[in-house]
Context: one part of a larger RNA
RNA sequence: CCCGUAGUUGGACGAAAAGACCCCGUGAAGCUUUACUAUAGCUUGGUAUUGGUUUAAGGUUGUUUUUGCUCAGUAUAGGUGGGAAGCUUUGAAGUUCACUUUUCGGAGUGGAUGGAGCUAACGGUGAGAUACCACCCUAAGGCUAUUUUAAAUCUAACACUUGACCUUGAAUCAGGUAAGUGGACAGUAUCUGGUGGGUAGUUUAACUGGGGCGGUUGCCUCCCAAAGAGUAACGGAGGCGUUUACAAAGGUUGGCUAUUCCGGGAUGGAAACCCGGGAGAUAGUGCAAGCGCAUAAGCCAGCUUUACUGCAAGGGCGACAACCCGAGCAGUCGCGAAAGCGGAAGCUAGUGAUCCGACCGUACGAUAUAGGACGGCGGAAGCUCAACGGAUAAAAGCUACUCCGGGGAUAACAGGCUGAUCACGCCCAAGCGUCCACAGCGACGGCGUGGUUUGGCACCUCGAUGUCGGCUCGUCGCAUCCUGGGGGUGUAGAAGCUCCCAAGGGUUUGGCUGUUCGCCAAUUAAAGCGGCACGCGAGCUGGGUUCAGAACGUCGUGAGACAGUUCGGUCUCCUAUCCACUAUGGG
Numbered sequence: 001c002c003c004g005u006a007g008u009u010g011g012a013c014g015a016a017a018a019g020a021c022c023c024c025g026u027g028a029a030g031c032u033u034u035a036c037u038a039u040a041g042c043u044u045g046g047u048a049u050u051g052g053u054u055u056a057a058g059g060u061u062g063u064u065u066u067u068g069c070u071c072a073g074u075a076u077a078g079g080u081g082g083g084a085a086g087c088u089u090u091g092a093a094g095u096u097c098a099c100u101u102u103u104c105g106g107a108g109u110g111g112a113u114g115g116a117g118c119u120a121a122c123g124g125u126g127a128g129a130u131a132c133c134a135c136c137c138u139a140a141g142g143c144u145a146u147u148u149u150a151a152a153u154c155u156a157a158c159a160c161u162u163g164a165c166c167u168u169g170a171a172u173c174a175g176g177u178a179a180g181u182g183g184a185c186a187g188u189a190u191c192u193g194g195u196g197g198g199u200a201g202u203u204u205a206a207c208u209g210g211g212g213c214g215g216u217u218g219c220c221u222c223c224c225a226a227a228g229a230g231u232a233a234c235g236g237a238g239g240c241g242u243u244u245a246c247a248a249a250g251g252u253u254g255g256c257u258a259u260u261c262c263g264g265g266a267u268g269g270a271a272a273c274c275c276g277g278g279a280g281a282u283a284g285u286g287c288a289a290g291c292g293c294a295u296a297a298g299c300c301a302g303c304u305u306u307a308c309u310g311c312a313a314g315g316g317c318g319a320c321a322a323c324c325c326g327a328g329c330a331g332u333c334g335c336g337a338a339a340g341c342g343g344a345a346g347c348u349a350g351u352g353a354u355c356c357g358a359c360c361g362u363a364c365g366a367u368a369u370a371g372g373a374c375g376g377c378g379g380a381a382g383c384u385c386a387a388c389g390g391a392u393a394a395a396a397g398c399u400a401c402u403c404c405g406g407g408g409a410u411a412a413c414a415g416g417c418u419g420a421u422c423a424c425g426c427c428c429a430a431g432c433g434u435c436c437a438c439a440g441c442g443a444c445g446g447c448g449u450g451g452u453u454u455g456g457c458a459c460c461u462c463g464a465u466g467u468c469g470g471c472u473c474g475u476c477g478c479a480u481c482c483u484g485g486g487g488g489u490g491u492a493g494a495a496g497c498u499c500c501c502a503a504g505g506g507u508u509u510g511g512c513u514g515u516u517c518g519c520c521a522a523u524u525a526a527a528g529c530g531g532c533a534c535g536c537g538a539g540c541u542g543g544g545u546u547c548a549g550a551a552c553g554u555c556g557u558g559a560g561a562c563a564g565u566u567c568g569g570u571c572u573c574c575u576a577u578c579c580a581c582u583a584u585g586g587g
Stems, first nucleotide, its partner, number of pairs: 001587008010579003015572001022407004027403002029399004035202005041195003045191005051154010062143005068137001078136005085119003094113008158182005164177004205217003214234001218240006241388001242286001243345002250304007259279007284293002287350001289348003308331004314325003320389001333342003356382001359379004364375002414461001415459001416457003420454001422450006431441002468543001469541003473535001474532005481506003484501006508522005549567004553562003
C1' cells in the first nucleotide's frame, strides 16, 4: 500500500416526514362577541278560520222635541215662502207644584186646580207674527239604523276532559253518541313591528430593515436632489381640508411708502407723536414655506360687480384618467378723459372618479291616439368614499384543537459579514500617591487588537442545520489559576503588588437551584479564561424551554392570552453504504 473480519459513531449540513415555530395567501376550518347581514325560536298588532246579545263612549244617516236676547220696539224677532185667520168642553186665560234651560229679563215640558177664553193684520223695525203650515241654518237632547273602540255575557264554530256507550272482540289510538269544561279567546295560516351568536354566511387593509405594538396613507412648501425636468428611505422641517360679498381681502381709476438706527423736541419714560439725517426693502402680503412684489402684487380713497354667457388658436404637464396657462372672436357690463384694464383674489394647498336617487331647466322620445308616468339632454347639489384612483348601501376578534399552499423573497438556533456594545491592550498626562504624573493608579480625550457578550444586517439552510443544562469523551488557544524563569517596587525579612518569558503537566469534593452562572461549606500548589455548530442527543439523559389536559394571578364582554407561576406530558433507525477511527487477519 491492497483485500478482509469484528467494532465505534466524528463527518457525508447522514435517513425519515414538500417545518408543526415564523411570515406570506384579498387560502381554509373551528370557536367568540355589544363586527355586519340574514334566520329558527319567542313576542306585538292587522286579517282569515269567527258567531249572537247587552252596556258605555265616539262617528255617520234618518226621525222627533227643543234652541236662537245689540238698539228702537208691549216682548228673547234664526232665515225664506205660503197665509187671513188659527187653537180651545178630547178643557182657554189665571193660580200652584215639579223638572230642564238661561244672556237672570225670561223660555219650554209635565201634574193638580180652574171652567171659556187665548193669539193674529194695526204703530214702531232692514225683516212681522211660534195665529197656522212647509223647507232649511246654528246648538242641544231623545229614539231608530249602521259602524269603531272598550267591557260584560251567551253558545253553535273551535279546543279540551271522561271508571259512560258504540264501531270493538284483549286495545290506552282514531271516529261517532252522550255529559261536562273552556269559548269566539285559544290554536292554526298569512302580512307586519320587536327581540334573537340559538343557527348560518361572511368581513376583519396595506406599508413595515420578520411580524405584532407604535407610526403612516390625499394635497401644498423647503432641504436631501448631484447648477434643465424628474428622483427613494419608518430621511430632516413645517402647513392644508379654508377665508373674503356691496362699508371686500374682487374690478377699475387716482394717490401714498414701509422698517430700523442716530441727533433734536413740553408732559413723554427703553417703546406713543413731530423735525432732520443715515441704512435701503430688513416692513407688509388673510394662513405654512419658497419664489415674487417699489411701475409696487404693500397702504388709502372714489365708483362699482368681469367672483360674466358662448367659444378658443396655441402651449405646459402627463402611462391613463385628470390638471394648468391662454392671445383672440361674439354677446352683455364695470371703471377710466383716453390709451386701456377686468372671465375673482401676488403665485404655488384649501380636495373626491363612476354609479345611484333627488332638484332646476329644456320640451327631444312617449308602446293605437290625446295627455303624460317614465326616459333623454344641459346645469348645479348630496361622500373625513381621509386606507383620500374611492372592492359593498351594509362587517370585529380568538385559535396552544388546528389545517392547506408557499417562503430561507422573512424571524427564532447555529454559521457568515460588521464590531456600536463587550473583552484586552496602547497613546497623551490633568490629578491621586506626605514630596514625586508614570511603585501602584489615572480624569477629559485619542488609537488599536480580538471575535467569548448584547446587538445590527438578513448572505447558505423553512421538500427540517434537533434547542438550554447535565453525563461521557476529549482536543486546541493564551489574554497563565498553580508549578518554572526574570525586571520594577512606595521590595528590611516574610507576605504581597505590577510587568516580561513560559501552554510540559495539573487545575477538588459537597449543600441549594433545571440551571450555565452564582451564593455557601470544607479542602487545595491551584480550584484559570476562552474556542471547537454557546464541542459532543444516527453517544446517553430530558430537569428547563416549546404542542395537546388542568389550575392560580393578571388582562380581555368573550373565544382566549401572558420572556408570569404551577402539576403532567411517546427522544425513531437490536439493521452503518462511503469517509474517518479502534482492534485484528491475509497478501